Annotation: Predicted 3D model of an 88-nucleotide RNA (Glycine riboswitch aptamer) from Aliiroseovarius sp. Rfam family: Glycine riboswitch aptamer. From the family's description: This family represents the bacterial glycine riboswitch.
RNA sequence: GUCAUUGCAUCGGGAGAAUCCGACACUGUCGGUGCCGAAGGAGCAACCGCCCCGGUAAACUCUCAGGCCCCCGGACCGAUGUGAUGAA
Numbered sequence: 001g002u003c004a005u006u007g008c009a010u011c012g013g014g015a016g017a018a019u020c021c022g023a024c025a026c027u028g029u030c031g032g033u034g035c036c037g038a039a040g041g042a043g044c045a046a047c048c049g050c051c052c053c054g055g056u057a058a059a060c061u062c063u064c065a066g067g068c069c070c071c072c073g074g075a076c077c078g079a080u081g082u083g084a085u086g087a088a
Stems, first nucleotide, its partner, number of pairs: 002087012018033001020032005034068003040064001041062003047055003
């Protein structure tokens, strides 16, 4: 130098669900009802173990949190740079 895995940064793409009702100090805040799942969080199977029990997954499930005009955010994907680890 190459490839793979992974952390971080930058750029691009990125869904869903009431611009609902009411009040107020009114581009917002609060309360109520309905709804969404792709920040985060929580739960479980197969399997494994020292088998009482425990370990262990998600884009599945739950909606605590978050969200429901736009903006912001956004799992995940791609590209670039950089660090770490490993391989021939």